[in-house]
Context: one part of a larger RNA
């Protein structure tokens, strides 16, 4: 100087408390461990691994296993020789990769020479190739402490020196934020602001959007209009600016006015010096090592989907604030061309057929909970839906291993969950649907969107984490 203390002081955080809803019990989904297996590819491991890499394993993916098969190779450059297009189609053998055979097509320039460009085939070796090892050789990227308020430097001063000072102190703040003081005076990276978005207003603009008044219609449908809504660009607006109190006449704090908004207005993006030899050599790049008729390449089939069990994360429930039937209103944000698909017809349905519109403020995907009426009356039930049987639908070369959906039948556990443990402070939790990426198909996951919409916070003694000062130390 740090680090640590079941030392002290001050302070903060859904850290506790106060509340609301969960997890832990059940069934299922998913990840992991374990076990099994020819293989169940590999990585991730307290917080910060475990719905994680995987924004989607039937083949492919795929890295694993079995078998078949290739050896200058699936891919790149160079050399030699040959051919002149590339390409397309068919037959046979085969699980296929592949092999054999046949047909078709006939590049450009040209000095007319395979000469040049380009393509293909064969050969030789230089080489290719490796998701092989090392993340403890590395770059890059990322997690974490933590959006915590810290981390440093120049000059000066003090100290033999390590170092100190500044950065400590008194106030204050979300903040090393600001004020005052001070052997310090300044500065940098962080904080804040500048950026995006939501909330108010103005101006500009008026189609595909809107409709106050006029006419018109089943319908903003049409004429007309751009006032309103909205869209999307530019501005305004909030600064402790004003008033009162308080404070040290400061910074600030408390209350008030006005205001759409008030003291950081809400949300996002933004992550200092560093820590964990944290994670990643399987995104990529890369040193070294290793393989080179195989640890490389191709293919078929299987596996990653196994199942005495254990754990994590979720979904659905156990019901009456509910279930079922009928009725029925109101979003936002997205997506759409081998795509979204209206309407109509068929089907109990998943869907199918036919077919308009839309490269989209134009057409389509497109709400549910809520509300109204009726039934059920506390039961393993008109709760719950696992499991199984059967008949189908869709995607796709192909749903056996191993897809999703539908109808009928079946109707398991489950009556609110031990010790323990998690999230959340407001348009939040809870609850209800909607969309998107990936994607042929497959979502309870992820990312986003809106609808309905709470309770509680006395307080900081305690648990956890963190910041500053101080103290002790057999620690560095």
């Nucleotide at each position: 100087u740090g680090a640590c203390g079941g030392g002290g002081g001050c302070c903060c955080g859904c850290a506790c408390a106060a509340g609301c809803g969960g997890u832990g019990g059940a069934g299922c989904a998913u990840g992991u461990g374990g076990u099994u297996u020819a293989a169940u590819u590999c990585g991730a491991a307290g917080c910060a691994a475990c719905g994680c890499g995987c924004a989607g394993a039937a083949c492919c993916u795929u890295a694993c296993c079995a078998g078949c098969u290739c050896u200058u190779g699936a891919c790149a450059u160079c050399c030699c020789g040959g051919u002149c297009g590339c390409g397309g189609a068919a037959a046979c053998a085969g699980a296929g990769a592949u092999g054999u055979u046949u047909c078709u097509u006939u590049c450009a320039g040209u000095u007319a020479g395979g000469c040049u460009g380009g393509a293909c085939c064969g050969g030789u070796g230089a080489c290719a190739g490796g998701u092989g090892c090392u993340g403890c050789a590395u770059g890059g990227c990322u997690g974490u402490c933590g959006u915590c308020a810290g981390c440093u430097c120049g000059u000066g001063u003090c100290g033999u020196g390590a170092g100190a000072u500044g950065u400590u102190g008194g106030g204050u703040u979300a903040a090393g934020u600001c004020c005052c003081g001070c052997a310090a005076c300044g500065a940098g990276c962080g904080c804040a602001a500048c950026c995006c978005u939501c909330g108010c207003c103005u101006u500009u603009a008026g189609u595909u959007g809107c409709c106050a008044g006029c006419a018109u219609u089943u319908a903003g449908u049409u004429g007309g209009g751009c006032a309103c809504u909205c869209u999307a660009a530019a501005g305004g607006g909030a600064c402790u600016g004003c008033c009162g109190g308080u404070g040290a006449u400061a910074a600030g704090c408390c209350g008030g006015a006005g205001g759409a908004a008030g003291g950081u207005g809400g949300g996002g993006a933004u992550g200092a010096c560093g820590u964990c030899a944290a994670g990643u050599c399987c995104u990529c790049a890369u040193g070294g090592c290793c393989c080179u008729u195989a640890u490389g390449g191709g293919c078929u089939g299987g596996g990653c989907u196994a199942c005495a069990c254990a754990c994590g994360u979720g979904c659905u429930a156990c019901a009456a604030u509910g279930g079922c039937g009928c009725u029925g209103a109101c979003a936002g944000a997205g997506g759409g061309c081998a795509g979204c698909u209206a309407a109509c017809u068929c089907g109990c349905g998943a869907g199918a057929g036919u077919a308009a519109g839309c490269u989209a403020a134009u057409c389509c995907c497109u709400a549910a909970a809520a509300g109204g009426c009726g039934c059920c009356u506390c039961a393993g039930u008109u709760c719950a839906g696992a499991u199984u049987g059967u008949a189908c639908u869709c995607u796709g070369c192909a749903a056996c291993u191993c897809g999703a959906g539908u109808g009928c039948a079946u109707g398991a556990a489950g009556u609110u969950g031990g010790a323990a443990u998690c999230g959340c402070u407001a348009g939040u939790a809870a609850u209800c649907g909607u969309g998107g990426a990936u994607c042929a198909g497959c979502a309870u996951g992820c990312c986003a969107c809106g609808g309905u919409g709470a309770a509680u916070a006395c307080g900081u003694u305690c648990c956890c984490g963190g910041g500053c000062c101080u103290u002790g130390u057999a620690c560095a």